[in-house]
Parts: sequence; C1' cells; structure tokens
RNA sequence: AACUUAUCAAGAGCGGCUGAGGGACUGGACCUAUGAAGCCCGGCAACCUGCAUAAAAUGUAAGGUGCUACUUCCAGCAAAAUGUAUUCCAUUUUGGAAGAUAAGGG
Repeated sequence: AACUUAUCAAGAGCGGCUGAGGGACUGGACCUAUGAAGCCCGGCAACCUGCAUAAAAUGUAAGGUGCUACUUCCAGCAAAAUGUAUUCCAUUUUGGAAGAUAAGGG
C1' cells in the first nucleotide's frame, strides 16, 4: 500500500498571520478580496486511551487522532415504484461503488 470493522442528516469563531484559490476524482450546482488554501489560537465531538462508579452502561475531557460552508453539497453503478411508461426521460426510495475518519492489521 492492501485487508477488516464501525460511523458519515447532529455539533463547532464576527479571532490572529498570510494572500488565491477551494470542497478526493468526473459532471452539475456552489464557496471565495465582505478574504480561498495553509499555519496559530479558540471551539466541537467522543473512535482509541486515561480517570470515576464493582461490572454493564454512563459520565468526564487530561492524552492520541479527527472535525470546525453546503447531508460525504448533489449525482456518478444497479434495482423497484410513480409519471398514458415498451424504449428514451424525470422524480422518489432502497442497495451498492468510491471517498473520509477511527480502531485494528500488515
């Protein structure tokens, strides 16, 4: 790097430095000089760890991560239902894929 398991509709700044891009990819719709990304500080959360209660479960938030526009922003593949519905198409739902994060694993 693979691989496994869990989660992904909640939550979080009117701060400082800096200065042009950004949200994985593709398309769409977006954010951005009324300041992108990055760094610092603050905050949120509770996956692992620690601590408390005998355990379960719960709490806490010191440690390891993570997160802090938009549901993972929406869709990408398949099926079903509905729309005169066979084909094309549209909408909705379900499942999947891909991705992200954590804990394992190697």